A computed fold for a 73-nucleotide RNA from Sphaeramia orbicularis, annotated as transfer RNA. The source organism's lineage runs through Eukaryota, Neoteleostei, Gobiaria, Apogoninae and Sphaeramia. Its mean pLDDT, the model's own confidence on a scale to 100, is 82. Rfam family: tRNA. Rfam describes the family as follows. Transfer RNA (tRNA) molecules are approximately 80 nucleotides in length.
RNA sequence: GGUUCUAUAGUGAAGUGGUUAUCACAUUUGCUUCACGCGCAAAAAGUCCUGGGUUCAAGCCCCAGUGGAACCA
Numbered sequence: 001g002g003u004u005c006u007a008u009a010g011u012g013a014a015g016u017g018g019u020u021a022u023c024a025c026a027u028u029u030g031c032u033u034c035a036c037g038c039g040c041a042a043a044a045a046g047u048c049c050u051g052g053g054u055u056c057a058a059g060c061c062c063c064a065g066u067g068g069a070a071c072c073a
Stems, first nucleotide, its partner, number of pairs: 001072007010025004018056001027043005049065005
């Protein structure tokens, strides 16, 4: 330099263009326990990497940029 993949809650992931973006762990609160842990219940936490485009409608499709990864040279 070229090609491909990838970016979603603190972490890891899911998510046929369509109503309020889902799950696990973690965190907080409550219940339970003498207490801790386990268990049960609930809550908080996302402007879906950035900017533009297509569309009635974009996390999803297209373009550019940025970060990461793999391969080729």